[in-house]
About this RNA: Predicted 3D model of a 508-nucleotide part of an RNA (small-subunit ribosomal RNA, 5' domain) from an uncultured Cytophagaceae bacterium. RNAcentral holds the full RNA, with entries from ENA. Model confidence (mean pLDDT): 84 of 100.
Context: one part of a larger RNA
């Protein structure tokens, strides 16, 4: 000098854009943050013009594995980069082929009865489905066998035989929406490998599922992933093992660069969800607002037993030098569900608070010498300085106040018409704005509403007076102060920056 998620002191007019618990992954009152579908199903309630309509607790489907938070753990295939999987999976979406035959048994809701303080729960009976279970049918799917061709290989391709595996005859406003099997795509996920990835040798030896093999099991899949048996291996001064510290990267700051430092905001990956463990469901989780067990803590209780998890958005207490509103809207963008209308969405978009930062604007401008008054200084009937500064006169109105006008962000979806084999496309008309009567524009008024902070011995731009007298104090370094202190305190003057200025911390 530059930088900062900063803090502190003094000060403070406005706007735009950004940022805002770095500490206790401490504990949390309250509200909200994930639902949706009646075009899957029975039932009930309400309304009815008796045609039907609306609502919903339950069964069922899809979603809740996304989005949002945090950085505890992790020195690791965690991340980065380059590759591999002839060792793999993939709901929704897109393309293609084929199919959808015929039956059955239940159960919630509900009714009745019972238990419990509650959470909730038990028995009996009735009923539906795109819920559940057989049967039939099926190959370019799967398994096994045989043959042929090919490949560097575990193998691949072709032919053939046997066996195995489906579904909702659904719903519909008749436009459509769905179901099953298989292949391919898209996008996503899993696994493996080379290289790179902090400090300590005052850590030198480490390792028994350990290293390899055989067999079996297991997984979507390879593998000591697991088990039995066999062998005795495997790693290490090119730093194993141990200890400490730490999420990694894109990037950010600094620097001429090399490098050093950092990993807030934004994006990608990882890990975690009170602590530890476990699986279930599912295309996908070992699942933040799911389940079970154990533990600590908090709450309710009729003492028998129950309930809970803000590292989601706000908010509270605590900790701290320190970090915001228990706000508005789904209008836009995006997501879930739905045929759609639409519903939900603390994602998101906005608003509120904070000079926390960056950028921009303003606090007037021209004239004006009796060089006024006052202050300060001096060689003191006077002079210098503050100083064109003020007063005073003219001008302007960015800002400000008042009044008036007033956006873009909105075009879709839906509806109608047309085109198209389908998917879909084109046109027409209409609806929809939280922000917000905001931004912006115009008019009127009037210099009106707006300057501080630090410093002035040298480094380093800027000097005098008084007070003090090694005291009080200053100080980044050198050093000032013991009676004329440009270094302390105050004043006048000056210098620098400016809605900021200084100080402190940290990095280059």
């Nucleotide at each position: 000098g530059g930088a900062u998620g900063a803090a502190c002191g003094c000060u403070a007019g406005c706007g735009g854009c950004a940022g805002g618990c770095c500490u206790a992954a401490c504990a949390c009152a309250u509200g909200c943050a994930a639902g949706u579908c009646g075009a899957a199903c029975g039932a009930g309630a309400c309304c009815u013009u008796c045609g039907g309509g609306u609502c919903u607790a339950g069964u069922g489907g899809c979603g809740c594995a996304c989005g949002g938070g945090u950085g505890c753990g992790u020195a690791a295939c965690g991340c980065g980069u380059a590759g591999g999987c002839a060792a793999u999976c993939u709901a929704c979406c897109c393309g293609a082929u084929a199919c959808a035959g015929g039956g059955g048994a239940a159960u919630a809701a509900c009714a009745c009865g019972g238990g419990g303080a509650a959470a909730c729960u038990c028995g009996u009976g009735c009923u539906a489905a795109u819920a559940c279970c057989g049967c039939g049918u099926a190959a370019u799917a799967a398994a096994u066998g045989a043959g042929a061709a090919g490949g560097c290989a575990u193998c691949u391709u072709c032919u053939u035989a046997u066996u195995u595996u489906a579904a909702a005859a659904g719903c519909u406003u008749c436009g459509g929406c769905g179901g099953u099997a298989u292949c391919g795509g898209a996008a996503g996920a899993g696994c493996c490998u080379g290289c790179g990835u902090c400090c300590u040798a005052u850590u030198a030896g480490c390792u028994a599922g350990u290293u390899g093999g055989u067999a079996a099991g297991g997984u979507a899949a390879c593998a000591g992933c697991u088990u039995a048996c066999c062998a005795a291996g495997g790693c290490g001064a090119c730093g194993a093992u141990a200890g400490g510290u730490a999420g990694g990267g894109g990037a950010a700051c600094u620097g001429a660069g090399a490098g050093g430092u950092u990993g807030a905001u934004c994006c990608c990956c990882c890990a975690c969800a009170c602590u530890g463990g476990u699986a279930c469901u599912g295309a996908g989780a070992u699942a933040c607002g799911g389940a079970c067990c154990a533990g600590a803590c908090u709450c309710c209780u009729a003492c028998g037993g129950g309930a809970g998890g803000c590292a989601g958005c706000a908010g509270u207490g605590a900790g701290g030098a320190a970090u915001a509103u228990u706000g508005g809207u789904c209008a836009a963008u995006g997501g879930a569900c739905g045929g759609a209308a639409g519903u939900c969405u603390g994602a998101a978009c906005c608003a509120g608070c904070c000079a926390u930062g960056c950028c921009g604007c303003g606090u007037g401008u021209c004239g004006g010498a009796a060089g006024a008054c006052g202050g300060c200084c001096c060689u003191c009937u006077g002079g210098g300085u503050u100083g064109u500064a003020a007063a005073c006169g003219g001008c302007u109105u960015u800002u400000c106040u008042u009044u008036g006008g007033g956006a873009a962000g909105a075009a879709c979806a839906c509806g109608c018409u047309c085109u198209u084999g389908c998917g879909a496309g084109a046109g027409c008309a209409a609806c929809u704005g939280a922000c917000g009567g905001u931004a912006c524009c115009a008019a009127a008024g009037g210099a009106a509403u707006a300057a501080g902070c630090a410093c002035c011995g040298g480094c380093u731009a800027a000097c005098u007076a008084c007070g003090u007298g090694c005291c009080a104090g200053c100080a980044g370094c050198c050093g000032c102060g013991g009676u004329a202190a440009u270094a302390c305190g105050u004043a006048g003057g000056g210098u620098g920056c400016a809605a900021g200025c200084g100080u402190u911390g940290u990095c280059c």